[in-house]
Context: one part of a larger RNA
RNA sequence: UGACGGGGACCCGCACAAGCGGUGGAGCAUGUGGCUUAAUUCGAGGCAACGCGAAGAACCUUACCUGGUCUUGACAUAUUUAUGAUCGCUGUAGAAAUACAGUUUCCCUUCGGGGCAUUUAUACAGGUGCUGCAUGGCUGUCGUCAGCUCGUGCUGUGAAGUGUUCGGUUAAGUCCGGCAACGAGCGCAACCCACGUCAUUAUUUGCCAUCAGGUUAUGCUGGGAACUAUAAUGAGACUGCCCGUGUUAAACGGGAGGAAGGCGUGGACGACGUCAAGUCAGUAUGGCCCUUAUGACCAGGGCUGCACACGUGCUACAAUGGUCGGUACAGAGGGAUGCAAUACCGCGAGGUGGAGCAAAUCCGUAAAGCCGGCCUUAGUUCGGAUUGUAGUCUGCAACUCGACUACAUGAAGUUGGAAUCGCUAGUAAAGGCGUAUCAGCUACGACGCCUUGAAUACGUUCCCGGGUCUUGUACA
Numbered sequence: 001u002g003a004c005g006g007g008g009a010c011c012c013g014c015a016c017a018a019g020c021g022g023u024g025g026a027g028c029a030u031g032u033g034g035c036u037u038a039a040u041u042c043g044a045g046g047c048a049a050c051g052c053g054a055a056g057a058a059c060c061u062u063a064c065c066u067g068g069u070c071u072u073g074a075c076a077u078a079u080u081u082a083u084g085a086u087c088g089c090u091g092u093a094g095a096a097a098u099a100c101a102g103u104u105u106c107c108c109u110u111c112g113g114g115g116c117a118u119u120u121a122u123a124c125a126g127g128u129g130c131u132g133c134a135u136g137g138c139u140g141u142c143g144u145c146a147g148c149u150c151g152u153g154c155u156g157u158g159a160a161g162u163g164u165u166c167g168g169u170u171a172a173g174u175c176c177g178g179c180a181a182c183g184a185g186c187g188c189a190a191c192c193c194a195c196g197u198c199a200u201u202a203u204u205u206g207c208c209a210u211c212a213g214g215u216u217a218u219g220c221u222g223g224g225a226a227c228u229a230u231a232a233u234g235a236g237a238c239u240g241c242c243c244g245u246g247u248u249a250a251a252c253g254g255g256a257g258g259a260a261g262g263c264g265u266g267g268a269c270g271a272c273g274u275c276a277a278g279u280c281a282g283u284a285u286g287g288c289c290c291u292u293a294u295g296a297c298c299a300g301g302g303c304u305g306c307a308c309a310c311g312u313g314c315u316a317c318a319a320u321g322g323u324c325g326g327u328a329c330a331g332a333g334g335g336a337u338g339c340a341a342u343a344c345c346g347c348g349a350g351g352u353g354g355a356g357c358a359a360a361u362c363c364g365u366a367a368a369g370c371c372g373g374c375c376u377u378a379g380u381u382c383g384g385a386u387u388g389u390a391g392u393c394u395g396c397a398a399c400u401c402g403a404c405u406a407c408a409u410g411a412a413g414u415u416g417g418a419a420u421c422g423c424u425a426g427u428a429a430a431g432g433c434g435u436a437u438c439a440g441c442u443a444c445g446a447c448g449c450c451u452u453g454a455a456u457a458c459g460u461u462c463c464c465g466g467g468u469c470u471u472g473u474a475c476a
Stems, first nucleotide, its partner, number of pairs: 001476002003473003007470007015460002019423005026315008034306002042053002064301007073124001077123003082118003088103006106115003126290002129288003135284001137279003140275001142273001147186006153162003166177003192267004197235007207224002211222003238261001241255005317416001321375007334363002338357002343352003382413001387408007429452007
């Protein structure tokens, strides 16, 4: 000087407390361990691995296994030998890869050759093989915590100290005051994006107050530029104003005005460093290893196995509900090998067909909600697992191993032990909608969007994590 302490002081955080809803019990989905297996490819492992890499494992993917094949190679460059084709098509064998046979067939030229393709040979290719403890890059984490440092000066023999401590204050090493310090840098904040208010400009595909026309009805039409909206530019919030407290400070408490008030709300943004944290399987890359195989092609299988254990979720156990009928209101996003309306067929999944739309123009039922009827506390008109049968769709192909539909079947489950998680406001909780990946889908996942919309916070003694100062130490 640090680190540590079941030392001290001060402070903060959904850390506790106060509340609301869960997990832990059930069924299923999914990941992991274990077991099994020819293989169940590999990685990730307290927080910070476990709906993670994977924003899509039937084939492909695919790295694994079994079997069949190739050896300058599936892919690249160069030199070299030979050929003029190669590809394609047809046939035979085969699970295919592929092999054999047949067939068709090049371009430019200064006639030396060149291009292209195949082939011979050689350099080499290739490796998701090992090492993340050789690395780059990227990422997680402490932590959006308020810290981490430097120059000069001063102090000390020196390691070092001071500054950065102290008194206030703040979300903040934020600011003020004081001080042997005076300044500065990386962080904080602001600058960036979105939302909330207003103005100006613009007015179609959006809008319709006024005027007119028209319809069973509809901005439908003329027209309008008010309103809404769209999308660009600006204004607006700064403790600016008032009162009080405070050191005449920083600031804090209250108030006015205001759409918004003291960081307005949310996002992006992550200091010096820590964990030899993670990743050689995204890519790059040193070293080592394989080179008729640890490389490459193909078929089938596996990654989906199942006494069990754990994590993360979904659906429930019901009446604040279930079911039937009627009826209302979004936002964001997507659409050409695409989204698809009206119509017709089917109980339905879906099928036939194809108006319109590269879309503020066309496409798409929001659901909880509201209004009525039934159910009356039951393992039920709750719950839907499981299984049988019949189908639909995608796709060469749904056996291993897809999703969906109809009918039948109708399991566990009556609110969950010890324990444990999230959340402070348009939040939690509840409800649906969309997108990426994608032929299809295991999505109940992920990422977004809107609708309905709470309760509680006395407080900081305690648990956890963190910051500052101080103290002890046989630790570095």